[in-house]
Context: one part of a larger RNA
RNA sequence: CGUAGGAUACUUGAAGGAAUUCGUCCACAGUACGAGAGGACCUGGAUGAGCUAAUCCCUGAUGUGCCAGUUGUUGCUGUCAAGCGCAUAGCUGGGUAGUCACAUUGGUUGUGGAUAACCGCUGAAAGCAUCUCAAGCGGGAAGCCAUUCCUAAGAUGAGGUAUCCUUUCUGGCUUUGCCAGAUGAAGAUCCCUGGAAGAUUACCAGGUAUAUAGGCUGAAAGUGUAAGUAUAGUAAUAUAUUUAGCUAAUCAGUACUAAUAGAUCGAAAGA
Numbered sequence: 001c002g003u004a005g006g007a008u009a010c011u012u013g014a015a016g017g018a019a020u021u022c023g024u025c026c027a028c029a030g031u032a033c034g035a036g037a038g039g040a041c042c043u044g045g046a047u048g049a050g051c052u053a054a055u056c057c058c059u060g061a062u063g064u065g066c067c068a069g070u071u072g073u074u075g076c077u078g079u080c081a082a083g084c085g086c087a088u089a090g091c092u093g094g095g096u097a098g099u100c101a102c103a104u105u106g107g108u109u110g111u112g113g114a115u116a117a118c119c120g121c122u123g124a125a126a127g128c129a130u131c132u133c134a135a136g137c138g139g140g141a142a143g144c145c146a147u148u149c150c151u152a153a154g155a156u157g158a159g160g161u162a163u164c165c166u167u168u169c170u171g172g173c174u175u176u177g178c179c180a181g182a183u184g185a186a187g188a189u190c191c192c193u194g195g196a197a198g199a200u201u202a203c204c205a206g207g208u209a210u211a212u213a214g215g216c217u218g219a220a221a222g223u224g225u226a227a228g229u230a231u232a233g234u235a236a237u238a239u240a241u242u243u244a245g246c247u248a249a250u251c252a253g254u255a256c257u258a259a260u261a262g263a264u265c266g267a268a269a270g271a
Base pairs, nucleotide, nucleotide: 001154005165006164007163008162009161010160011159015151016150017149018148021049022048023047024046025045026044027043033038050108051107052106053105054104055103059101060100061099062098066094067093068092069091070090071087072086073085075084076083077082110147111146112145113144118139119138120137121136168182169181170180171179172178173177187265188264189263190262191207192206193205194204195203212258213257214256215254216253217252218251219250221247222246223245228241229240230239231238232237
């Protein structure tokens, strides 16, 4: 821009794409078959590999704004104590959310149709025979078409359904109307708070009639018993207060803070 007004939701599916892989074991059965050695079809069941999708409950990795321990220090808070800085995050032990796989769950299944090679029925030309580039009728594959999943009406053949809004005012003109301006609906955008969305954009949740983010409160979870004080000990240290203290991304509640104020776009034809 189009989809003969403008919107908001929900959809149909022409078409396109993805997937559709390969074993092992058990029963049938040591049966059929075979002198023996050996050793099935069919059918049913179980379990994997590869590939792939989703997810983070479990297991594990990471977790440079969490907790603790600890070494050096000619640095800092006046000193002790308590802390901070630097040394690869100084090193070490753990670890929330998120992300991830080594983790978990699912799929790769089944069925139908038309067929290939091939196997057939009936059957003449050609009194026989013949599955038939004779008429007619069947079977038959991991392949093909559906069934499954994804995209999808620019499918210009531009689809469908539901709902919402408008068809007002002024001026000019060449007056069935046209042009210009005003008004500015539904709805949308700018702007702002953010996000399990994201390079930007887009998408999604919100903007006070509000839980969108921060703060605060509580919880979960992590670390592992803070500082101070008291007691015991010459002291290092231990014990008690104390399953403490601290705590990121998680969950819930709560308007305390910030989403204020405002601007822009946006509508018609038919008898």

This is a predicted structure of a 271-nucleotide part of an RNA (large-subunit ribosomal RNA, domain VI) from Patescibacteria group bacterium UBA1400.
Its mean pLDDT, the model's own confidence on a scale to 100, is 85.